Small-subunit ribosomal RNA, central domain from an uncultured Bacteroidota bacterium, 346 nucleotides, folded computationally. The RNAcentral record of the full RNA draws on ENA and SILVA. Its Rfam family is "Bacterial small subunit ribosomal RNA". Rfam links the family to the GO terms ribosome and structural constituent of ribosome.
[in-house]
Context: one part of a larger RNA
RNA sequence: UUGCGUUUAAAGGGUGCGCAGGCGGACUGAUAAGUCAGUGGUGAAAUCCUACGGCUCAACUGUAGAACUGCCAUUGAUACUGUCAUUCUUGAGUACAGUUGGAGUGGGCGGAAUGUGUCAUGUAGCGGUGAAAUGCAUAGAUAUGACACAGAACACCAAUCGCGAAGGCAGCUCACCAAGCUGUAACUGACGCUCAGGCACGAAAGCGUGGGGAUCAAACAGGAUUAGAUACCCUGGUAGUCCACGCUGUAAACGAUGAUCACUCGAUGUUGGCGAUAAACAGUCAGCGUCCAAGCGAAAGCAUUAAGUGAUCCACCUGGGGAGUACGGCCGCAAGGUUGAAACUC
Numbered sequence: 001u002u003g004c005g006u007u008u009a010a011a012g013g014g015u016g017c018g019c020a021g022g023c024g025g026a027c028u029g030a031u032a033a034g035u036c037a038g039u040g041g042u043g044a045a046a047u048c049c050u051a052c053g054g055c056u057c058a059a060c061u062g063u064a065g066a067a068c069u070g071c072c073a074u075u076g077a078u079a080c081u082g083u084c085a086u087u088c089u090u091g092a093g094u095a096c097a098g099u100u101g102g103a104g105u106g107g108g109c110g111g112a113a114u115g116u117g118u119c120a121u122g123u124a125g126c127g128g129u130g131a132a133a134u135g136c137a138u139a140g141a142u143a144u145g146a147c148a149c150a151g152a153a154c155a156c157c158a159a160u161c162g163c164g165a166a167g168g169c170a171g172c173u174c175a176c177c178a179a180g181c182u183g184u185a186a187c188u189g190a191c192g193c194u195c196a197g198g199c200a201c202g203a204a205a206g207c208g209u210g211g212g213g214a215u216c217a218a219a220c221a222g223g224a225u226u227a228g229a230u231a232c233c234c235u236g237g238u239a240g241u242c243c244a245c246g247c248u249g250u251a252a253a254c255g256a257u258g259a260u261c262a263c264u265c266g267a268u269g270u271u272g273g274c275g276a277u278a279a280a281c282a283g284u285c286a287g288c289g290u291c292c293a294a295g296c297g298a299a300a301g302c303a304u305u306a307a308g309u310g311a312u313c314c315a316c317c318u319g320g321g322g323a324g325u326a327c328g329g330c331c332g333c334a335a336g337g338u339u340g341a342a343a344c345u346c
Base pairs, nucleotide, nucleotide: 005316006315007300008299012314014201015200016199017198021194022193023192025088026087028085029084030083031082033081034080035077036076037075038074039073040072041071042070049065050064051063052062053061054060091191092188093187094186095184096183097182098181099180100179104176105175106174107173108172109171110154114150115149116148117147118146119145120144121143125136126135162169163168206247207246208245209244210243211242216240220236221235222234223233258313259312260311261310262309263308266291267290268289269288270287271286272285273284274283295302296301319346320345321344328339329338330337331336
């Protein structure tokens, strides 16, 4: 490189947008670049191959042929691809009407709980555990009631549910903003698909500056346990957890399953529309699930949400360890990230 592959054996990029590139719907005409056919020229010799010879054979070598799968020119063919032009509506988009959601951003508001403070009632314990102790408490705790303050999270509804490209998103409400779906078939007329590089987004932890700090809680301290206990359990407790702005750019970022399109039995549940109606059944489009047929698969299993049958484009794999390490480059404030070997060894 070809080829075989990528749910679980090595292997799908965390996700999207998208330039270049690759690929691309239907009809007609033109052209003849690709493509196909003919002809001419060229494709040195040697080599290779075939036939027949020469050295006793062979290697070696002579003669002839074929071949040199290529290139150039020219004459034709026009199905397919390309190019140009006219047209079309099924792909794609727009418009109008309706509808859906915990999509996003920024405000405002709410109640429960927790902690703290003040006051009141009240008296000896509270708390915690397997059992205890550290801890708190006669300077009046725990408990109960009233009031106040603070920060964070939103019980029930709640679902095998919904939305979002992914990460993710849930109290109520307002504003702004994005998207999906359905119906009509009015408009545009292939405007499409994928996408190396690039750009943007990207949980948690972490970092910078400034706030905030109720809870929980790495580190740390103490008490237990234990042979020991740098742990598991308990009492405390700082970063952090929260907000604003900036950085980091990674996760079992998982459906361990790239995107798009077409095709291929059924059953059943459910969400949102449409249409029709008698309240059911049944239909249709778009989702979310379960079970199964063909088929596939090493099996487990997948099975119209494919891991089936095909097409296009991208990413990735090539024995285990060494190693996602070293070195260099790029990025980062750092932590580190990204790209990514070899010796050696089995």